[in-house]
Context: one part of a larger RNA
RNA sequence: UUGGGCGUAAAGAGUAUGUAGGCGUCCUUUCAAGUCACACUUUAAAGACCAAGGCUUAACCUUGGAAUUGGGUGUGAUACUGUUAUGGAUUGAGGAUUGCCAGGGGUAUCGGAACAGCUGGUGUAGCAGUGAAAUGCGUUGAUAUCAGCUGGAACACCAAAGGCGAAGGCAGAUACCUGGGGUUAUUCCUGACGCUGAGAUACGAAAGCUAGGGUAGCGAAACAGAUUAGAGACCUGUGUAGUCCUAGCUGUAAACAUUGGGCGCUAGCUGGUAAGGUGACUUGCUAGCUAAGCUAACGCGUUAAGCGCCCCGCCUGGGGAGUACGGCCGCAAGGCUAAAACUC
Numbered sequence: 001u002u003g004g005g006c007g008u009a010a011a012g013a014g015u016a017u018g019u020a021g022g023c024g025u026c027c028u029u030u031c032a033a034g035u036c037a038c039a040c041u042u043u044a045a046a047g048a049c050c051a052a053g054g055c056u057u058a059a060c061c062u063u064g065g066a067a068u069u070g071g072g073u074g075u076g077a078u079a080c081u082g083u084u085a086u087g088g089a090u091u092g093a094g095g096a097u098u099g100c101c102a103g104g105g106g107u108a109u110c111g112g113a114a115c116a117g118c119u120g121g122u123g124u125a126g127c128a129g130u131g132a133a134a135u136g137c138g139u140u141g142a143u144a145u146c147a148g149c150u151g152g153a154a155c156a157c158c159a160a161a162g163g164c165g166a167a168g169g170c171a172g173a174u175a176c177c178u179g180g181g182g183u184u185a186u187u188c189c190u191g192a193c194g195c196u197g198a199g200a201u202a203c204g205a206a207a208g209c210u211a212g213g214g215u216a217g218c219g220a221a222a223c224a225g226a227u228u229a230g231a232g233a234c235c236u237g238u239g240u241a242g243u244c245c246u247a248g249c250u251g252u253a254a255a256c257a258u259u260g261g262g263c264g265c266u267a268g269c270u271g272g273u274a275a276g277g278u279g280a281c282u283u284g285c286u287a288g289c290u291a292a293g294c295u296a297a298c299g300c301g302u303u304a305a306g307c308g309c310c311c312c313g314c315c316u317g318g319g320g321a322g323u324a325c326g327g328c329c330g331c332a333a334g335g336c337u338a339a340a341a342c343u344c
Stems, first nucleotide, its partner, number of pairs: 003316004007298002012312001014203004021196003025089003028085001031082001033081002035077008049065006092193001093190004097185001099183003104178007111155001115151008126137002163170002208249006217243002222238004260311006268289009293300002317344003326337004
């Protein structure tokens, strides 16, 4: 390489949009490029294969035959693929109309509880903290309690096996702007407009970075108290960056369902949720148990890891190593791409 694979053994890119490319519904029609048939030609000889023959045999040699994936030319076939007809169709796909559904996204405003600080009142000797303590706070009046003011961050109950989103993720309330989806109908319209997607582009938790704000609580670093043989920790008291906002950057995660996307097919049962229906139930999503089947087993099982097709990504013993070098990106941190020697 062929092949075999990718839930857990190596292997699904974090996610989406989409260029090239690959693949693509039914019917009629044109051509005959792919495809198929036949004929001719080429595919040197030698070798290899088969048969016969010559050296006493064999090796060796001679003659003949067959073979030579492939290429070329011509004549035909037209089912399939392709192509033509700006052909036709409606099931795939999309759209219109009617209401209903939801923490999807953005901006602004508002709210209560808790917490902290400040001011004032009451009040007096402790409070806080731990396994036990100490550091710490407190007679300049703390802790506790009442009233008022200020501030920042997060939104108890509702809440769920629940909902939405491509993923990351999204939860107090209201208003405005806005994206996609589901469902309802014996309706109507377009007429293959589709699927996937190398490059590319966009989004992308937390931490981190730049500039400017903000800072209640928490809290890397740091300091102190303990513990301990030591304690650069676990525990305690403080506490800076950060956590929050605005504008940019970074582009990674156990970015996990460790399961790429799409289509079709293959028993059911029990829940949740949305819409419709008087109901039986139907459609979509989301859970649990299972038939057949699959799997090394665990398990999966109409939301497949079953049976098939199309397209992309990725794997090929462990370590060295997701490293070096080079390139590209980044302010940096670093990211992406990605070896070898050597060794078992």
This is a predicted structure of a 344-nucleotide part of an RNA (small-subunit ribosomal RNA, central domain) from an uncultured bacterium.
Its Rfam family is "Bacterial small subunit ribosomal RNA". Its family is annotated with structural constituent of ribosome and ribosome in the Gene Ontology.
The full RNA is in RNAcentral, with records from Greengenes.
Its mean pLDDT, the model's own confidence on a scale to 100, is 85.